[in-house]
């Protein structure tokens, strides 16, 4: 080079073209509870690499760029 797979809150992840106003764990904050920490409970704020197409509609389906693994010689 070619060939395959993958990108989603800080982290790990769920998401058959329409229940998505993107779910949950962690994490981190406010309160609660405690004499105080920590546990424990309620709340919040937090993301679909990028750029175009197709669709009445796209995180999801085409293309292409950028990374990031693997196999080939």
């Nucleotide at each position: 080079g070619c060939c395959c797979c993958c990108g989603u809150c800080g982290u790990c992840u769920a998401g058959c073209g329409g229940c998505c106003u993107a779910g949950g764990a962690u994490c981190u904050c406010a309160g609660g509870u405690u004499c105080u920490c920590a546990u424990c409970c309620u709340g919040g704020a937090g993301a679909c690499a990028c750029g175009g197409g197709u669709u009445c509609g796209a995180g999801u389906c085409c293309c292409g760029u950028c990374g990031g693994g693997g196999g080939u010689a």
Record summary:
Model confidence (mean pLDDT): 81 of 100. Transfer RNA from a Planctomycetota bacterium, 73 nucleotides, folded computationally. Rfam family: tRNA. Gene Ontology term of the family: triplet codon-amino acid adaptor activity. Rfam classes the family as a transfer RNA. Lineage of the source: Bacteria > Pseudomonadati > Planctomycetota.